Source information:
Glycine riboswitch aptamer from an uncultured Acidimicrobiia bacterium, 110 nucleotides, folded computationally. The coordinates come from a structure-prediction model, not an experiment, and the mean pLDDT is 77. The sequence was found by an Rfam model in a public genome assembly.
[in-house]
C1' cells in the first nucleotide's frame, strides 16, 4: 500500500425442542439444585462416506515410445448445515453455528 483467503474485537440479524413430574431451597414463594420421563441439533466434540487425490499390482491394451496414456482392483488421505445426541438446549432471559458491517493483527507486494 492491499479486496480476498486466516484470526481477533465490536455491533446487528439469527432456527429447533415440555412454562412437564417429584423432592431439596421452605413456614408461603423466587432463583438454582438433584432425580426422572419426552424432545431437539445452529456452542464444543464424535462418526462414516462423496467430489477428488496419491501409491501399489494386472490387462494377448493404446501412443508421437522406457515415457506417457486408458481401462480393472486394492490401500490410504478427504467435506459438510449429513449423521450421533457425549456435551449442551427445550416461556422470556440468555446461548447459538452462519452472515453482514466496522476496525485492528496476520499475510503479501513494493
Nucleotide at each position: 500500500u492491499g479486496a480476498g483467503a486466516c484470526g481477533c474485537a465490536u455491533c446487528u440479524g439469527g432456527a429447533g425442542a415440555g412454562c412437564g413430574g417429584u423432592c431439596c431451597g421452605a413456614g408461603c414463594a423466587a432463583a438454582g439444585g438433584a432425580c426422572c420421563c419426552a424432545c431437539c441439533g445452529a456452542a464444543g466434540g464424535g462418526g462414516a462416506c462423496a467430489a477428488g487425490g496419491a501409491c501399489a499390482c494386472c490387462c494377448g491394451g493404446c501412443c508421437g515410445a522406457c515415457g506417457g496414456u486408458g481401462g480393472g482392483c486394492g490401500u490410504c488421505c478427504a467435506a459438510a448445515a449429513c449423521u450421533c445426541u457425549c456435551a449442551g438446549g427445550u416461556u422470556c432471559c440468555g446461548u447459538g453455528a452462519c452472515a453482514g458491517a466496522u476496525g485492528g493483527g496476520g499475510c503479501a507486494g513494493c